[in-house]
Small-subunit ribosomal RNA, 5' domain from an uncultured Alphaproteobacteria bacterium, 473 nucleotides, folded computationally. RNAcentral holds the full RNA, with entries from ENA, Greengenes and SILVA. Its mean pLDDT, the model's own confidence on a scale to 100, is 88.

Context: one part of a larger RNA
RNA sequence: GGACGAACGCUGGCGGCAGGCUUAACACAUGCAAGUCGAACGCUCUCUUCGGAGAGAGUGGCAGACGGGUGAGUAACGCGUGGGAAUCUACCCAGUACUACGGAACAACAGUUAGAAAUGACUGCUAAUACCGUAUACGCCCUCCGGGGGAAAGAUUUAUCGGUAUUGGAUGAGCCCGCGUUUGAUUAGCUAGUUGGUGAGGUAGCGGCUCACCAAGGCGACGAUCAAUAGCUGGUCUGAGAGGAUGAUCAGCCACACUGGGACUGAGACACGGCCCAGACUCCUACGGGAGGCAGCAGUGGGGAAUAUUGGACAAUGGGCGCAAGCCUGAUCCAGCCAUGCCGCGUGUGUGAUGAAGGCCCUAGGGUUGUAAAGCACUUUCAACGGUGAAGAUAAUGACGGUAACCGUAGAAGAAGCUCCGGCUAACUUCGUGCCAGCAGCCGCGGUAAUACGAAGGGAGCCAGCGUUGUUC
Repeated sequence: GGACGAACGCUGGCGGCAGGCUUAACACAUGCAAGUCGAACGCUCUCUUCGGAGAGAGUGGCAGACGGGUGAGUAACGCGUGGGAAUCUACCCAGUACUACGGAACAACAGUUAGAAAUGACUGCUAAUACCGUAUACGCCCUCCGGGGGAAAGAUUUAUCGGUAUUGGAUGAGCCCGCGUUUGAUUAGCUAGUUGGUGAGGUAGCGGCUCACCAAGGCGACGAUCAAUAGCUGGUCUGAGAGGAUGAUCAGCCACACUGGGACUGAGACACGGCCCAGACUCCUACGGGAGGCAGCAGUGGGGAAUAUUGGACAAUGGGCGCAAGCCUGAUCCAGCCAUGCCGCGUGUGUGAUGAAGGCCCUAGGGUUGUAAAGCACUUUCAACGGUGAAGAUAAUGACGGUAACCGUAGAAGAAGCUCCGGCUAACUUCGUGCCAGCAGCCGCGGUAAUACGAAGGGAGCCAGCGUUGUUC
């Protein structure tokens, strides 16, 4: 000198764009954040112009594995980069073939019943794109090559939307490897599923992934193991570069979801707003038993030097469901708060010497503040007030918002501070104080003439900021 997610002190006019719990992955009141489909299905209720329309819980389908948050853990194939083979992939696209015949239930509902509640239990009835069987099988799977196995679902407003099998694609994901990836040797030895083989199991798939048997291997001063620290990267800051530091916002990947463990469903999870078990904590209870998980958006307490609204809208973009109309969406788009940062603008312009008054200094002559003010002549950016009023949307639909922008009105009117002045380092005098009070980044000032402390006048620098502190180059 630069930089900052900054904080603190003094001060503070406007706008644009961005940013805003770095600390306790501490605990959370309240509301919202994931639903949707009647063109899969039965039932109940409401309205009815008897055509139909709507609502509710339930069965069923798809979606709740995305989107959003956080960085605790992790020194690892976690990440980055470059390769690889033994895999899966719902929805989507393209191709081929098919969509036949039957059956038995369970919710809802009704009745009975247990319980304070959460939630159940028994009996009976019922539909389906829910479940099961049979048939069929170009292609598909297994095969000892003889053969064996395996599917479907319909709806409708008659336009369509679906269903099954299989092939290919696309997308996404899983797996393996080379290289790179912090510090410590005051951590030197580590390892029994350990290293390899055979066989089997398991998986979507390779594999000690798991198991039985066999062998005794494997790693390590080119730093194993252990300990500490840490999410990684694109990037960011700095620097001429090499490098150093860093990983907020935005983007990619990973990990986590009260703590620990587990699986279920599913194309996909071992699942933030799903389930089960254990634990800590909080709440309800009729003491028998139950309920909960903000590291989603707001918000509260706490911690802290410190970080915002319990806002609006689905108008746009995107997502889920749906044939669609549409519904949902704290994703998102906007608004609110904060000089937190960057950028832009303003706080007037010209003229004006009796160099006014006042202040300060003085050798008492004067000097300086100072064209500064007043006065005179102008202007109206921004703000204020009034009017017109968008684009963003495509035929319709605009939260933002009567916003931006434009036009008009009045009037210099509403708008300047902060730090410093001994040297480094731009800027000097007087008074007060008297090694006191104090200053200070370093050198150092202060003990009676202090340009270094405090005040005043004057000056220098930056400017809606200026200084200080902290961190980093």